Predicted 3D model of a 329-nucleotide RNA (Bacterial RNase P class A) from a Tissierellales bacterium. Rfam family: Bacterial RNase P class A. Rfam classes the family as a ribozyme. Of the family's consensus pairs, 98% are formed in the model. It is recorded under the gene name rnpB. The coordinates come from a structure-prediction model, not an experiment, and the mean pLDDT is 75. The source organism's lineage runs through Bacteria, Bacillati, Bacillota, Tissierellia and Tissierellales.
RNA sequence: UGAGCAAGUCGGACAGUCGCAUGGAAACAUGAGGAAAGUCCGAGCUUCAAAGAGCAGAAUGCUGGUUAACGGCCAGUGAGGGUGACCUUAAGGAAAGUGCAACAGAAAAUUACCGCCUUAAAAGGUAAGGAUGAAAAGGUGAGGUAAGAGCUCACCAGUGAUUAGGCGACUAGUCAGCUGUGUAAACCCCAUUCGAUGCAAGACCAAGUAGGGACUUUCAAGCAGUUGCUCGCUGUGUCCCGUGGUAGGUUGCUUGAGCUCUUUGGCAACAAAGAGCCUAGAUAGAUGACUGUCGAUUACAGAACUCGGCUUACAGACUUGCUCAAUUA
Numbered sequence: 001u002g003a004g005c006a007a008g009u010c011g012g013a014c015a016g017u018c019g020c021a022u023g024g025a026a027a028c029a030u031g032a033g034g035a036a037a038g039u040c041c042g043a044g045c046u047u048c049a050a051a052g053a054g055c056a057g058a059a060u061g062c063u064g065g066u067u068a069a070c071g072g073c074c075a076g077u078g079a080g081g082g083u084g085a086c087c088u089u090a091a092g093g094a095a096a097g098u099g100c101a102a103c104a105g106a107a108a109a110u111u112a113c114c115g116c117c118u119u120a121a122a123a124g125g126u127a128a129g130g131a132u133g134a135a136a137a138g139g140u141g142a143g144g145u146a147a148g149a150g151c152u153c154a155c156c157a158g159u160g161a162u163u164a165g166g167c168g169a170c171u172a173g174u175c176a177g178c179u180g181u182g183u184a185a186a187c188c189c190c191a192u193u194c195g196a197u198g199c200a201a202g203a204c205c206a207a208g209u210a211g212g213g214a215c216u217u218u219c220a221a222g223c224a225g226u227u228g229c230u231c232g233c234u235g236u237g238u239c240c241c242g243u244g245g246u247a248g249g250u251u252g253c254u255u256g257a258g259c260u261c262u263u264u265g266g267c268a269a270c271a272a273a274g275a276g277c278c279u280a281g282a283u284a285g286a287u288g289a290c291u292g293u294c295g296a297u298u299a300c301a302g303a304a305c306u307c308g309g310c311u312u313a314c315a316g317a318c319u320u321g322c323u324c325a326a327u328u329a
Base pairs, nucleotide, nucleotide: 001325002324003323004322005321006320007319008318009317010316012294013293014292015291016290017289018288020031021030022029023028033300037311038310040309041308042307043306044305045198047196048195052231053230054229055228057194058193059192060191061190062076063075064074065073066072077091078089079088080087081086092189093188097187098186099183100182101181113130114129115126116125117124118123138156139155140154141153142152143151157179158178159176160175161174162173163172164171165170202251203250204249205248211241212240213239214238215237222236223235224234225233226232258277259276260275261274262273263272264271265270
């Protein structure tokens, strides 16, 4: 200098005028985001038995840790990719069972078409070679043999046993010819977890309306509520006619697993301690408009009960660390 890899920050600034929401007697103070978004996970909170049994169903699926919890995150293992920095990974079980493997091919799982060998033939022994396929009965080579074959041996791959290291996934070695096709984002099996409902949840207040008739005497039969279903549980005398209403206000609502900084422990996620801070809360729904200077033809995008994550969108500007290549000193 060029090409990359990883992590992070900002995302118009300042001043003035007018306007809106909330709080306040007033002066005045405060007033969208890194994703407020998608509503995909996990919680808090709410009601239903603060949640119970069975069936069905769903999710997750290497190891250890972290957390209120998680399918998140961190650190590792294995596998795959890259010269490298580094990146990706739904990664249990195919020896419980069932299914499937198109076309081609003899054969897609107790293989035998051509071939090889014995042999006069019938028949028998084979699986090296050919051919097909995404995949062909461990691979390559040597010995061996009638021809062949883990039949024997060396190396490699796997499986099992064992030794050492590691908390563990696993790694390294030794031994044993032990060699079982693939597919579970096919059914299925195994392990773990999961009740439903969402702030229009739910709670409270005030005003207003009109009661009448029949049956029954109190059992939960029926009805209503509660989950996808069954049970269970909870509530309720039953039926008919009729009136009013489908509205108003308060609350839930923002102090919370909260934010910032420092120190300590930890590789890290994270945890503990100390100090400081209060930072939107509307309900037809506020957070905007204009002017000036600088900058620049300004991105994605707008809270609605609250948190922790994930995913997706994003003009442009900037910072740090690292890798590879070339050149110069």